[in-house]
Context: one part of a larger RNA
RNA sequence: CGCAGGAGUCUUGAGGAGAGCUAUCCCUAGUACGAGAGGACCGGGAUGGACGAACCUCUGGUGUGUGAGUUGUCGUGCCAACGGCACUGCUCAUUAGCUACGUUCGGACGGGAUAAGCGCUGAAUGCAUCUAAGUGCGAAGCCCACUCCAAGAUGAGGACUCCCAUGGGUUCGCCCAGUAAGGACCGCAGAAGACAACUGCGUUGAUAGGCGGGAGGUGUAAGCACAGCAAUGUGUUGAGCCGACCCGUACUAAUCGUCCGAGGA
Numbered sequence: 001c002g003c004a005g006g007a008g009u010c011u012u013g014a015g016g017a018g019a020g021c022u023a024u025c026c027c028u029a030g031u032a033c034g035a036g037a038g039g040a041c042c043g044g045g046a047u048g049g050a051c052g053a054a055c056c057u058c059u060g061g062u063g064u065g066u067g068a069g070u071u072g073u074c075g076u077g078c079c080a081a082c083g084g085c086a087c088u089g090c091u092c093a094u095u096a097g098c099u100a101c102g103u104u105c106g107g108a109c110g111g112g113a114u115a116a117g118c119g120c121u122g123a124a125u126g127c128a129u130c131u132a133a134g135u136g137c138g139a140a141g142c143c144c145a146c147u148c149c150a151a152g153a154u155g156a157g158g159a160c161u162c163c164c165a166u167g168g169g170u171u172c173g174c175c176c177a178g179u180a181a182g183g184a185c186c187g188c189a190g191a192a193g194a195c196a197a198c199u200g201c202g203u204u205g206a207u208a209g210g211c212g213g214g215a216g217g218u219g220u221a222a223g224c225a226c227a228g229c230a231a232u233g234u235g236u237u238g239a240g241c242c243g244a245c246c247c248g249u250a251c252u253a254a255u256c257g258u259c260c261g262a263g264g265a
Base pairs, nucleotide, nucleotide: 001152005163006162007161008160009159010158011157015149016148017147018146021049022048023047024046025045026044027043033038051106052105053104054103055102059100060099061098062097066093067092068091069090070089071086072085073084074083075082076081110144111143112142117137118136119135120134164264166177167176168175169174182260183259184258185257186202187201188200189199190198207253208252209251210249211248212247213246214245216242217241218240223236224235225234226233227232
C1' cells in the first nucleotide's frame, strides 16, 4: 500500500514445512519343518541405541552486586571490627535464570490408492491364460492421519461485536477540518527481545523498585560474658548476612496530557 466505510476479537485451511529410524531379549515354542544339526512364519510383550522436542523435580555445570574461610599490602589514629587492590586475589559452598551429562515424551495406531508380486472370473485361441472387458489382495514407499506456519490464498475467505450518518469548500470527481468506536505517542515493566515487534500494567493501579513475611543459600555475625599465660574455645546463637524465587503492602515511579483515526465508488 492492497484486501471498496472505520475498528476489536475469534477463526477456516488452499498451500508449505517438520517428523518418518532401528537393535536385542522373552512368550507363542524347542512347536511347525527337519534323519539330525538346527529352527521358524503369524501374533503378543519387554528393554535399549541413535535422533528430536519440551522442561529443570532429581543428578550435575555455570552462577563477576549471595554467604563463609584465607594470603599479601594500603587505608579508616591505635586494639578490635571493617573497606580498597591483587584474574571475581585465592579457596569452599550456592538461590533464581540458562543449561546436559539430567528428566519426561515422540516415531505410532488406523484408512485410501498402488509397486514388484500373488490371485478370481475370462475370451481373443471350444483347451490354457492374473487381462484384453471385469474384479480381489499386496510395501519402511505415495495420499491422508500426527506437529508447526499459514487469507499478499491479490482467488486477499468466515463468524461475532463496536462506531456512526457532523461542519466547510467544490470543477460534483472529490478535497479540507473536527470527531466516534478504536489506536498510537508517553511512562512502569517482562521467563518478549539486536532494533522494530510481542505481552502485561499505568492511581477505578500490585507493572517495577522499596518495605514486610516466606522459601532458599551460607553456616553459629558483631558486641559482651566466661574458661585459658596464650593461640583459642564456650555461651548468648541455627546466629548474622543474603541477587534474581513466592505472597502481601501504594512508601517511590507509572503525572498531566497530546496526536491519529469513518462518512461508506
Predicted 3D model of a 265-nucleotide part of an RNA (large-subunit ribosomal RNA, domain VI) from an Actinomycetota bacterium.
It was read from a public genome assembly.
It matches the Rfam family "Bacterial large subunit ribosomal RNA". Rfam links the family to the GO terms structural constituent of ribosome and ribosome.